[in-house]
Molecule: Bacterial RNase P class A
Organism: Halobacteriovoraceae bacterium
RNA sequence: CGAGAGUGGGAAAACAUCGCCGGCGCUUCGGCGCGGGAGGAAAGUCCGGGCACUAUAUGGCAGCGUAGCGGGUAAUGCCCGUCCACCGUGAGGUGAGGACAAGUGCAACAGAAAGCAAGUACAGUUCGGCUGUAGUGAAAUCAGGUAAACUCUACGUGGUGCAAAUCCAAAUAGGUCUACUCAUCAGGCGGCCAGUCUGUGUAGACGGGUAGGAUGCUCGAGCUGUGGGGUAACCCAUGGCCUAGAUGAAUGGUGUUUCUCGACAGAACCCGGCUUACACCUACUCUCGGUCU
Numbered sequence: 001c002g003a004g005a006g007u008g009g010g011a012a013a014a015c016a017u018c019g020c021c022g023g024c025g026c027u028u029c030g031g032c033g034c035g036g037g038a039g040g041a042a043a044g045u046c047c048g049g050g051c052a053c054u055a056u057a058u059g060g061c062a063g064c065g066u067a068g069c070g071g072g073u074a075a076u077g078c079c080c081g082u083c084c085a086c087c088g089u090g091a092g093g094u095g096a097g098g099a100c101a102a103g104u105g106c107a108a109c110a111g112a113a114a115g116c117a118a119g120u121a122c123a124g125u126u127c128g129g130c131u132g133u134a135g136u137g138a139a140a141u142c143a144g145g146u147a148a149a150c151u152c153u154a155c156g157u158g159g160u161g162c163a164a165a166u167c168c169a170a171a172u173a174g175g176u177c178u179a180c181u182c183a184u185c186a187g188g189c190g191g192c193c194a195g196u197c198u199g200u201g202u203a204g205a206c207g208g209g210u211a212g213g214a215u216g217c218u219c220g221a222g223c224u225g226u227g228g229g230g231u232a233a234c235c236c237a238u239g240g241c242c243u244a245g246a247u248g249a250a251u252g253g254u255g256u257u258u259c260u261c262g263a264c265a266g267a268a269c270c271c272g273g274c275u276u277a278c279a280c281c282u283a284c285u286c287u288c289g290g291u292c293u
Stems, first nucleotide, its partner, number of pairs: 001289010012258007020037002023034004039264001043275002046273005051161004063157005068082005083097001084095004098152002103150002105146002120134005165215004175206006185199005222241008259262001
C1' cells in the first nucleotide's frame, strides 16, 4: 500500500423567533418565570420476564418448545467460555451437535441374500442354511446407517393482555322498593254496586351500567464515574445523575450561519434479547499478500 476478519462509537451543528405537550414555582387568576420533550433501531411483535385479571391454574396425560459440556442472568430459544464436526491460506465463521445395545419405519449401486425371508459357489460335516473359505459391499453370528422419520429421555410451558385491571360517577331510558292519589284510564275477581288486586300517574330512595374523570403511567432488573473479582458474559462496593408520558393523542414552523450536504425511520404499560432497515463518518485489535528499511 492492497485485500479482509472481529468488537464498538456517532447519526449534521449553532443561534434567534413563533407555537404545541408535560413538570415546578409565583400570581392581582388575566397570566408570568424556570426547566424537560423520540430511536439505535421507537419497527417486526419472534422469544424471555415484570405487572394485572382469571382457581377447571397443584399433580398427571396430551400438545408445543428446547437439547454437546460448563457458566452468566429475574428469565430465555439470549449472552460468555470451551470440546467436536464442517467451511476458510489465515484472522475467523457456521452448526435443531441427547438417544438407533426398547419398539416401528426408510434406504441408491453391487450382491443369492441388507435384518426372518430366500438361501450362491467350493470344501468339511455329527446332514441342522452346522462350520470354514470365496465373492458383493461402508456394513453379511450382527451392537451397520438414518431421529429438521415415528418414537424414547431430560427440562420448560395454565390462559388472556394496559382497549390488562381498579376506583369515582351525570343526563335520558329501563329495573327494584316506599309513599301519595285512587282524581284519570285499562284489565282480573264479581250478575251489578261496593271492595280488592295489577298496570298506568306523581314524588322520593336504592342499585347496575353508559358518557366523563382518576389510578395504572413511568424512579427503573435505570444511566453513569471510580475501585475490586472473573479468561469472558457478568457480579460486588461506593459516589454522582433524573432522562417524554400524550389519550384525537405534543415533540413543529420560519429565518441566519457553518460543514464532510445529511440514510433508515416517530414513543403509547415497562424491561432483557433476537431479527430486519440504514447515506455517510469514525476508534481499536487482528489476518493474508506485496514493497521498502